Predicted 3D model of a 108-nucleotide RNA (SAH (S-adenosyl-L-homocysteine) riboswitch aptamer) from Tepidimonas taiwanensis. Taxonomically the source falls in Tepidimonas (Bacteria, Pseudomonadati, Pseudomonadota, Burkholderiales). Rfam family: SAH (S-adenosyl-L-homocysteine) riboswitch aptamer. On this family, see Wang et al., Mol Cell 2008: "Riboswitches that sense S-adenosylhomocysteine and activate genes involved in coenzyme recycling".
[in-house]
RNA sequence: UCUGCCGAGGAGCGUUGCAGCGUGCCGCACCGAUGCCGUGCGGCGGCGAGGCUCGUCAGACGGCCGCCCGAUGUCCGGGCGGUUUCGUGACAACGACGCUCACCCACC
Numbered sequence: 001u002c003u004g005c006c007g008a009g010g011a012g013c014g015u016u017g018c019a020g021c022g023u024g025c026c027g028c029a030c031c032g033a034u035g036c037c038g039u040g041c042g043g044c045g046g047c048g049a050g051g052c053u054c055g056u057c058a059g060a061c062g063g064c065c066g067c068c069c070g071a072u073g074u075c076c077g078g079g080c081g082g083u084u085u086c087g088u089g090a091c092a093a094c095g096a097c098g099c100u101c102a103c104c105c106a107c108c
Base pairs, nucleotide, nucleotide: 001060002059003058004057006055007054008053009052010101011100012099013098014097015096018051020047021046023045024044025043026042027041028040029039030038050094062084063083064082065081066080067079068078069077070076
């Protein structure tokens, strides 16, 4: 840095629908003796409003250190192991539309 599960960031119901889907059907192309399967693209449907931020854990890559091997030059490559942190204090922002509840502030 990336990926995955989980947790948190008040909640419920409904609507729309981008992304997305080991989602259904159809068409085209590829693979292909034919068929089936698979992949890609397109069309029509279905599902679809935590996909964002923060955090634990796990993994991958990268960095650093050590050891071993190769090559032969003072550097490069490969493999293995370790590490990539600890303590204290304080604290978020954001997420299509509608309704309801909760919470906070002000006024009556």